[in-house]
């Protein structure tokens, strides 16, 4: 410069047009246990990379951009 993939709580994913955006770990508080270590339950924690369009309605379809990997010149 061209193309391709991705980008969602601290972390690691899922979600590919519709009520509240879950799921593992990580934290916090209780429980059970003689205590550890385990197990369980509850709980904070996200405006879905930004910015725009389409749609009644977008994390989701499209465009541009940012950043990261990758393959090509």
């Nucleotide at each position: 410069c061209g193309g391709u993939u991705u980008a969602u709580g601290g972390u690691g994913c899922a979600g590919g047009g519709g009520u509240u955006a879950g799921c593992a770990u990580g934290c916090a508080a209780g429980u059970c246990u003689g205590g550890g270590g385990g197990a369980c339950u509850u709980g904070a924690g996200g405006u879905c990379g930004g910015c725009g369009g389409u749609u009644c309605g977008a994390a989701u379809c499209c465009g541009c951009c940012u950043a990261a990997a990758c393959c090509g010149a």